[in-house]
Molecule: glmS glucosamine-6-phosphate activated ribozyme aptamer
Organism: Planctomycetota bacterium
Formats: sequence, structure tokens, C1' cells
RNA sequence: AGAAGAACGUGAGCGCCUGGCCCAUCGCGCAGCGGAGACGCCGCGCGGCGGGUGACGAGGUGGGAGCGCAUCGAAACACUCGGCGGAUCGCUCCCGAGGCCAGGAACCGGGGCCUCAGACAUCAGCCACAAAGCCCGCGAGCGAUCGCGGAACAAAGGGCGGAUGGACCGGUCGA
Repeated sequence: AGAAGAACGUGAGCGCCUGGCCCAUCGCGCAGCGGAGACGCCGCGCGGCGGGUGACGAGGUGGGAGCGCAUCGAAACACUCGGCGGAUCGCUCCCGAGGCCAGGAACCGGGGCCUCAGACAUCAGCCACAAAGCCCGCGAGCGAUCGCGGAACAAAGGGCGGAUGGACCGGUCGA
């Protein structure tokens, strides 16, 4: 120095970059200015090498297979654009465990709707919370840009309660 292992922490708008855009440098060409000239300055185009940018948080995992443009809003408008990979999402099937189907406590079988720390579907109301961007400040870089600190503002999910609909079939036992 490398490899392996252990512990802790972090992790999905999460990782990567051959397009595009931007920066620096070099080469070639053209226009303008200066100069007697060599050449210099500056702008544009093409190309080489290198670099920069390329999703801001919230939220999300029973197991397996398959398919798919995978929820929510914020900001911005060569851009969070484009490409590749991945993903806790949705649907279908199978499997594991479980909840509910009231007015009869419990149990069995079938069927239906659901849940994976929660459990019927739909609708509407109320409640809570963010980071970036912008602004200010500090730092790194020739630069494009990058890092850090400060203040504010979401929606979904979730919680509360309400409305509408669904609250099945057969049996054991018991009143």
C1' cells in the first nucleotide's frame, strides 16, 4: 500500500455520464482595431485535451415471480433536458402470518374486503412538518462552478372526527 473481517453512521429525486449547454487552454480560419513589419488585442466559427453542470426535499420494504412512464409537492423554464443503472410504488399470480363481515360470548367451514404494526370502500372538512431556489454572509477555484452558515413558505402520506354504501352463506354450542 492492497485485500478480508468487525463496529458505528449514512443510503434511494439514489448513483453514473459518451448527447446538449457552460469554462479554461491549444490549433486552424474569418471580421474589426493597433502596427512599417513581425505580431498583439478582441469577437465569432470548427476541432483537440481537460474540467463544470446534469432532481430540492417530504414519503415509502412480509416473501417470491412477472409487467410498468413508480407517490407528494417546492423551485425553475438550455431546464430537475437527454441517456444508463437502481428503487421500499402500482397491478396480476403464488406463498407466510393476521384483521373485519354489527345487533349472540365463542368456535368450525366457505366466500368477500383488507393489513404486514396495521387491517371495508368512496367523498369532503380540520390539524402538523421540509430542503433547495431567491436573499445575506464565509470559504475553495484562473473560471464554469462547488462547499458551509442564516431566515421563510408546501402537498401527499399520517392523525381526528363526519357523510354515504357494504355489513354474506352453512353449521356447533348457548339464551